[in-house]
Context: one part of a larger RNA
Molecule: large-subunit ribosomal RNA, domain I
Organism: Gammaproteobacteria bacterium
């Protein structure tokens, strides 16, 4: 140099762990915002940065519970100074304050800046002045009457937010093994509107000569009946079983009666809480909760922590209480204008929807792609009838059955989770699980749209090595102390392989 043994070095695989994620089950809330939102600037502490909290009244202020001993948030000590059993910190509930920018609204503007008018002032400072839209009032032109315009008040509204929802607009890849009809798909995406749900809804339905009896939503019917360059494909409905169940409204006129809605009173439930059962020795160990031994409690043996596995040491847990204020919710009670306005009963008179129905072209919806093509929606042209009318029953007519368009309103059943509380898991356990367990949409890239990381783990406790020695060293070690452990030494739990040595044995 090669094998080989021992003993280091690098280096971070692997066991364990787990702050974080991932998926759900119940319940709740399902909205915030000119009373200035959502997210930000840039401020605020006795001491520089950050996170967090607040706002020039600045990690806080008031006032009402709660609660009982220390406290002045974290990263993070320490120092210097307060605060508290005359109840502090803390935790709810309401309040007050809340710079500057952002819908931003006085006017610009390269956001968090510049730069104004008007009234008020205690001369510090404080309030007003954005659009549009409805109304209402003054005014008012060319241009007589009017109108447009304009001015004031009073309302509202804007912006923002995960899905869900309802309209409007509306691709493309791709698949048809090319590609055109067709399909991807009324999907993505834009726009615009609403709720806590949304939409849709009490028959101008279906049905099939027997009969149902509004909507929606789930099995079924069924990949069936159909459509289809009958290619690829798309693809029903009635019946039946269920979940849930609800019907009404108008204009006059008369009746009678209430509710909303205000207060009190009584419950239930949120938003801090409270009581709350039972154990001791031995042995081993650095430590008992392990072992052996005798107990106990249990409407409480969930589960977490405590120097190793604790029902009985600590927080809890089962179980019972518990609200000054605020929220919701359910009942009772009393009040209240019946002049209007709002809900209702019952009665009587009325209405019962025309550029609409249906037709001609042209297009969409309907599972149906012009096709025999019915039905529904209209750009465009036309254009009835009147309950002795009139839609429809998948081309038409005829019989027969059914219903009565051209006006509205409707609870549950159904979808969804950004958010709040409990609790679950043959989920994952730091190259995993979110991109983010750690100050992450950060550092970094990028003109920008926008892309986007690495990185957890001394110990039980810091008991984090006092003091001394090599040294140029605050660099490293080496004693010496802690600790069980120090090859647990802060580059810190285990410490694998590649790799690199030290030392030695054999071989060249």
């Nucleotide at each position: 140099c090669g094998c080989g043994u021992a003993c280091g070095g690098u280096g971070g695989a692997u066991g364990c762990c787990u702050u974080g994620g991932c998926g759900g089950u119940a319940g709740g809330a399902g909205g915030c915002g000119a009373u200035g939102a959502a997210g930000g600037a840039c401020g605020u502490g006795g001491u520089a940065g950050u996170c967090u909290g607040c706002g020039a009244u600045a990690a806080g202020c008031c006032u009402c519970g709660g609660g009982g001993a220390g406290u002045c948030g974290g990263c993070a000590a320490a120092c210097a100074g307060g605060c508290u059993u005359u109840g502090a910190u803390c935790c709810g509930g309401g309040g007050a304050u809340g710079u500057c920018c952002g819908a931003a609204u006085g006017g610009g503007g390269a956001a968090a800046c510049c730069c104004a008018c008007c009234g008020c002032u205690u001369c510090g400072g404080c309030g007003g002045u954005a659009u549009u839209u409805a109304c209402a009032u003054c005014u008012g032109a060319a241009u007589a009457c009017a109108u447009a315009g304009g001015a004031u008040g009073u309302a509202a509204a804007g912006g923002c937010g995960a899905a869900c929802c309802c309209g409007g607009u509306g691709a493309a890849c791709u698949g048809a093994a090319a590609c055109a009809u067709c399909u991807a798909a009324g999907u993505a995406a834009c726009c615009g509107g609403a709720g806590g749900a949304a939409a849709a809804g009490a028959a101008a339905u279906c049905a099939a000569c027997c009969g149902a009896g509004a909507u929606u939503c789930c099995c079924u019917g069924a990949g069936u009946a159909g459509u289809g360059g009958c290619g690829a494909g798309c693809g029903a409905a009635a019946u039946g079983g269920g979940a849930u169940c609800a019907g009404c409204c108008a204009g006059c006129a008369c009746u009678c009666u209430u509710u909303a809605g205000c207060a009190c009173g009584c419950g239930g439930c949120c938003u801090a809480g409270u009581u709350g059962a039972a154990c001791g020795g031995u042995c081993u160990g650095g430590a008992a909760a392990g072992u052996c031994c005798g107990g106990c409690c249990a409407u409480a043996g969930u589960a977490g922590g405590u120097g190793a596995u604790a029902g009985c040491c600590c927080u809890g847990u089962a179980a019972a209480c518990g609200a000054a204020a605020g929220g919701u919710u359910g009942u009772g009670u009393g009040u209240g204008g019946a002049a209007c306005u709002a809900a209702g009963u019952g009665u009587g008179c009325g209405a019962c929807a025309a550029g609409u129905a249906g037709g001609g072209c042209g297009g969409g919806a309907c599972a149906c792609g012009a096709g025999a093509a019915a039905u529904c929606c209209u750009g465009u042209u036309u254009g009835a009838a009147g309950a002795u009318g009139g839609g429809g029953g998948g081309a038409c007519c005829a019989u027969c059955c059914u219903c009565c368009a051209a006006g509205g309103c409707u609870a549950a059943a159904u979808a969804c989770u950004a958010c709040c509380u409990a609790c679950c898991g043959a989920c994952c356990g730091a190259u995993a699980g979110u991109g983010a367990a750690c100050c992450a949409g950060u550092a970094c890239c990028g003109u920008g749209a926008g892309g986007g990381a690495a990185a957890g783990g001394c110990g039980a406790a810091a008991a984090g090595a006092a003091c001394c020695c090599c040294u140029g060293u605050u660099a490293g070690g080496g004693g010496a102390g802690u600790g069980a452990a120090a090859u647990a030494g802060a580059a810190c739990c285990u410490g694998a392989a590649a790799c690199c040595g030290u030392a030695u044995g054999c071989g060249u």